[in-house]
RNA sequence: AGAGUUUGAUCCUGGCUCAGGAUGAACGCUAGCGGGGGGCAUAAUACAUGCAAGUCGAACGGUCGCAAGAUAGUGGCGAACGGGUGCGUAACGCGUACGUAAUCUACCUUUUGGUGGGGGAUACCGACUGGAAACGGUCGUUAAUACCGCAUAAGAAAGCGAGGUCAUAAGGCUUUGUUUUGAAAGGAGCAAUCCGCCGAAAGAUGGGCGUGCGUCCAAUUAGGUAGUUGGUGAGGUAACGGCUCACCAAGCCUACGAUUGGUAACUGGUCUGAGAGGAUGAUCAGUCACACUGGCACUGAGACACGGGCCAGACUCCUACGGGAGGCAGCAGUAGGGAAUAUUGGGCAAUGGGCGCAAGCCUGACCCAGCCACCCCGCGUGAAGGAAGAAGGUUCAUAGAAUUAUAAACUUCUUUUGUCUAGGGAUAAAAGCCGUGUAACUCACGGAAUUGAAGGUACUAGGCGAAUAAGCGCCGGCUAACUACGUGCCAGCAGCCGCGGUAAUACGUAGGGCGCAAGCGUUGUCCGGAUUUACUGGGUUUAAAGGGUGCGUAGGCGGCUUAAUAAGUUUGUGAUGAAAUGUCAGGGCUCAACCUUGGCGCCGUUACGAAUACUGUUAGGCUUGAGUAUAGAUGAGGCUGUUAGAAUGAGUGGUGUAGCGGUGAAAUGCGUAGAGAUCACUCAGAAUACCGAUUGCGAAGGCAGACAGCCGGGCUAUAACUGACGCUGAGGCACGAAAGCGUGGGGAUCAAACAGGAUUAGAUACCCUGGUAGUCCACGCUGUAAACGAUGGAUACUCGAUUUUGGGUCGCAAGGUUCAGAGUCUAAGGGAAACCGAUAAGUAUCCCACCUGGGAAGUACGCUCGCAAGAGUGAAACUCAAAGGAAUUGACGGGGGCCCGCACAAGCGGUGGAGCAUGUGGUUUAAUUCGAUGUACGCGAGGAACCUUACCCGGGCUAGAAUGUGCGUGAAGGGCUCAGAGAUGGGUCUGUCCGCAAGGACACAAAACAAGGUGCUGCAUGGCUGUCGUCAGCUCGUGCCGUGAGGUGUUAGGUUAAGUCCUGCAACGAGCGCAACCCCUGUGGAUAGUUGCCAGCACGUAAUGGUGGGGACUCUAUUCAGACUGCCUUCGUAAGAAGCGAGGAAGGAGGGGACGACGUCAAGUCAUCAUGGCCCUUACGUCCGGGGCUACACACGUGCUACAAUGGUCGGUACAGAGGGUCGCAAAGCCGUAAGGUGGAGCUAAUCCCAAAAAGCCGAUCUCAGUUCGGAUUGAGGUCUGCAACUCGACCUCAUGAAGUUGGAAUCGCUAGUAAUCGCAUAUCAGCAAUGAUGCGGUGAAUACGUUCCCGGGCCUUGUACACACCGCCCGUCAAGCCAUGGAAGCCGGGGGCGCCUGAAGUCAGGGGAUUAACUCCCUGCCGAGGGCGAAAUUGGUAACUAGGGCUAAGUCGUAACAAGGUA
Repeated sequence: AGAGUUUGAUCCUGGCUCAGGAUGAACGCUAGCGGGGGGCAUAAUACAUGCAAGUCGAACGGUCGCAAGAUAGUGGCGAACGGGUGCGUAACGCGUACGUAAUCUACCUUUUGGUGGGGGAUACCGACUGGAAACGGUCGUUAAUACCGCAUAAGAAAGCGAGGUCAUAAGGCUUUGUUUUGAAAGGAGCAAUCCGCCGAAAGAUGGGCGUGCGUCCAAUUAGGUAGUUGGUGAGGUAACGGCUCACCAAGCCUACGAUUGGUAACUGGUCUGAGAGGAUGAUCAGUCACACUGGCACUGAGACACGGGCCAGACUCCUACGGGAGGCAGCAGUAGGGAAUAUUGGGCAAUGGGCGCAAGCCUGACCCAGCCACCCCGCGUGAAGGAAGAAGGUUCAUAGAAUUAUAAACUUCUUUUGUCUAGGGAUAAAAGCCGUGUAACUCACGGAAUUGAAGGUACUAGGCGAAUAAGCGCCGGCUAACUACGUGCCAGCAGCCGCGGUAAUACGUAGGGCGCAAGCGUUGUCCGGAUUUACUGGGUUUAAAGGGUGCGUAGGCGGCUUAAUAAGUUUGUGAUGAAAUGUCAGGGCUCAACCUUGGCGCCGUUACGAAUACUGUUAGGCUUGAGUAUAGAUGAGGCUGUUAGAAUGAGUGGUGUAGCGGUGAAAUGCGUAGAGAUCACUCAGAAUACCGAUUGCGAAGGCAGACAGCCGGGCUAUAACUGACGCUGAGGCACGAAAGCGUGGGGAUCAAACAGGAUUAGAUACCCUGGUAGUCCACGCUGUAAACGAUGGAUACUCGAUUUUGGGUCGCAAGGUUCAGAGUCUAAGGGAAACCGAUAAGUAUCCCACCUGGGAAGUACGCUCGCAAGAGUGAAACUCAAAGGAAUUGACGGGGGCCCGCACAAGCGGUGGAGCAUGUGGUUUAAUUCGAUGUACGCGAGGAACCUUACCCGGGCUAGAAUGUGCGUGAAGGGCUCAGAGAUGGGUCUGUCCGCAAGGACACAAAACAAGGUGCUGCAUGGCUGUCGUCAGCUCGUGCCGUGAGGUGUUAGGUUAAGUCCUGCAACGAGCGCAACCCCUGUGGAUAGUUGCCAGCACGUAAUGGUGGGGACUCUAUUCAGACUGCCUUCGUAAGAAGCGAGGAAGGAGGGGACGACGUCAAGUCAUCAUGGCCCUUACGUCCGGGGCUACACACGUGCUACAAUGGUCGGUACAGAGGGUCGCAAAGCCGUAAGGUGGAGCUAAUCCCAAAAAGCCGAUCUCAGUUCGGAUUGAGGUCUGCAACUCGACCUCAUGAAGUUGGAAUCGCUAGUAAUCGCAUAUCAGCAAUGAUGCGGUGAAUACGUUCCCGGGCCUUGUACACACCGCCCGUCAAGCCAUGGAAGCCGGGGGCGCCUGAAGUCAGGGGAUUAACUCCCUGCCGAGGGCGAAAUUGGUAACUAGGGCUAAGUCGUAACAAGGUA
């Protein structure tokens, strides 16, 4: 000191969370020792038992005892201290500083004076007696330091005076005159003397009372108060005082928060924090309050009294039922409550207290011990060596290695701790006593004897022996520390973010590691971090936040100058700020914690001085702030009245005829009873075109025809007047759009509600036709708006440019300048950025208002206002980890611009209808194997009868069907035969390999190592592929811009098929793509001619390059040339474009192919192959037979054949290219109607064969029909392949002759050698379901105006609440569950006030009689705790029912918002 978390990423705002410290703590796991501290925070609940305040015989009379001594009673002192607790209390209670001239103070100290003389009682005791007890009663006797008169007495008190002094409000002190009141006690001792007693004065100590200041929350508590405020008089008190009473007056407190409600003992301090602060008030210390609850007084120096009294109440106990007793918030202890807090211990040895002359007694105060890791501090659990780097565990790239790990074992050493033994009874303890000194002592000195609970202590020594001693949490990030297995959105974890759905460093376990350590974690609470309440130290345009606007009260703040003052301010000195705590320097326990000495500090308060710059106050002056005056112009500023024209609607009349109106299209509506249109006249209400604007005015809301009247404002000029008169402004008052409300008018238009018509799946909407409130006026309410510049008001200061409104001024004008406004751009500066920028969001000052995460909620309750609607004020429970702002990159838009593509359009031909083929879905099945699903569907499959084959049924095998290694045996192999469906098994015959050798090939058997799997995961992967898309894009380096994500470059203007090129430019370059390089094809040349060719020459045939020969031609196959806008014209800077130019075979990329950027789709494929992990192992492997993949109500895709005459059939006849062929292609010939058979020439192919090309052409026929179209289906007979055509092949012949007559919505392909049409070939292959696929050639069109629209794409731009990116996001009702809350008839409580009734104890007052030395007793009155009754207010709990809210992977209905979100 910070970190995590909102986003695809960024900056900001903002909350949540974490790391730290602390604790009277508790809980979990664990635990060796010691020292020092601490220990009912809850029930101020109830308490059994014991103890906690007594003492004095030197006050007294007695009693007991031989004595020493003990002792009930009277009496004295104490019991008001000490100890406990925190209920109450928001208060002079506490803290602090003062005052008391308004006061008291026992014991103690000092000073001074005195202590004379009398009296009558009474307890104890005795007698009698009541009661269960507690406790008494009557009579009798007696003492005192008990009680009462009398005497004396003053510097005492009181009254009346006189002087001094202090103070001043009464008054105090002091001197003095006079009158009155008014004390006492003795005891001890042989004595000295000592201890007492009384009056007075002082001191000390401790109080009482008063005052200033400080001391929690709530305004959803705004008024409170009748002894209340004051006065006079009296009473009362130690004392002032309404403290109490009588009378008089009507005051007193309060927004600087009275009163009321809630909570709470306060402080020194403690914890935290850099500090300021915040929180807290255990232990220790000071104060207060309380003592079962409430009231009351007595005694006393002191109490309204914790272990005293009286009364009342609740509770408990005893009882003989008549009556009594009690108060642990003392120490222990018990029950209860609670997460939780100890022993019914020892001792008065020390310290302190009470009494006493003293010895001494008492002391649960205190000193100690016990229990508890509750906290702090310290120590230990060993140290050194020790590598075979052991075994075991764990992990991994597994012949092995790494790690646990010098760790262990083992060797040596040490002994804190422990245990045993012994020592030590350490310090704390010298007072008290006696004596001396002294005026005297509690002082000093001297003397004798004694006293320790803790304590079996601390401490010391010796023996023994590594011996007795390690856990807890964590290991995804924050945050130090990683692997394996198990689990499989399960179980679980989690402080926040978040992990877990089959490879989890996040769950559980293990190994390893990290941290702390006798502890470690968790939970709670407080501070910190949090500048997240901001005094130090925050904000308010858009993130939460400026009041709708003004006027103005209190308050806050305030121009220049002079003087005085000294309140603030600064400073000096004094007092105080208890001790402890804190801190610094020392000291003592071995250190430390702890204890202790000294200093400092305690930042505060206060008194008396000093200073006077600033602020304040007082007095005076000034003019610049502010205001006034005069003059001038200015404007939709306000109010009232009058008035104008256009438009709209209506009425009347005329003309006139069938429509009008409305929409995307319609309909409702109006109209033949005459609409609409048009003309004339009339009426009504509302609003004011043009001017008009980026304008003007107003405080804001707002203000618009014209004219008049009345009223207000700002501005300019002059610098005449006043002389700080100012700014802001909580409350308050006023104004305040629209809608709405009340009363009365008015009502043309428009138009909520409503009605109808449309639209739609629906349409309670958008659109249309109508239409009422309202819209208008007057008066009165309401008081809110995105009342916005989302920007409070005032003042000052801080570059420029430009436009404009109203004035002044200079100038002829243009224009300049100045004041006050209204705009745009911009420097500095500011800002998270967008942006603001003299009209600040800059720099400063003053005042007000407001904010503190999102939701719940501007809701509930309460109060105020309102006729109501509602407005103002304004929470909480609960819930989330975000919500939000600005900007960035993408993606998207039923946004925009530009551009492209068989994308549309223009055309040609199809699909969709039929039959069949084929694939898919579905269904079926034992199985119909699997995959592919927008980019799948004649796809994997370029060929399922068996095989293939992965599927099903059945039968077999188990190191296995295949391969490798090494050992052994045997050649291998072949034939026949039996069982069986076959696999397989058995029998039998035959065979005897190559090699000189070593050895080799092949087969078999046993065992072994490696098996095998078309089982799962394409969401673990490689490779390959599809798609966007052959679209023109995708990036990088350096530089520059930006806080940053990012941008720039790549945008712009042109151009291109193209990010192709040109120009410009904070960019300059580069890469992957484009293009080119490659192949085929189109032209030509060169070279080469066999199997190809044949012009010329020759031979030959019926005929044929058949032959000799030839290279000319075609062709073949190698190489080269050719095309580049090179040339011309036009346009253009250029790139380039156009040309009905040239040349050329070809012209602007000549045509075609191969070639596919960064990436997207967790796209496809684990079944081509490869491969991680998982799974099966007499089976999920493998062999065999049979079946299935060929099923069939249906649905879809892709095709073939057709529906016919541009055709069918028959006959004749012509022309290709590219392929294939020896397990092959096969000719001729012959046979068969044919498929085919036979045959075998030739061919390892430019030679031979497949091979016939077909459409075409020439004839013939059919004549529009379900046909001589069409060929499905079926019957019969055959052919071929094959071990085998039943399921399930193809082909041939004869017969049969279905649907179908051009195909709905919709939809596909194609721009030229293309579409269409025609056939040929090949791969696979025994054969073939091929109509498929891949190639080849033949014939050979039509159309493109164009880019509005559909689809897809590219670039730029814009909006966005999307980023899994529109197949996105997201809203509300309803339904379900859970949670908290509001209302609510009612029910049950709490606290308080008021009125009335009753009224204990007790003080006080009055009275009465009796009586005393004094006392005392009785009665009455006032007040009075408590109780009862009553009406109201207030605050909780609960409640049928009810309301909204929040939360909850996959419910329902719609689609409101985000894009122009489809009606902004």
The RNA shown here (small-subunit ribosomal RNA) has 1464 nucleotides and comes from a metagenome. Its mean pLDDT, the model's own confidence on a scale to 100, is 83. It matches the Rfam family "Bacterial small subunit ribosomal RNA". Rfam links the family to the GO terms structural constituent of ribosome and ribosome. The sequence is in RNAcentral, with records from SILVA.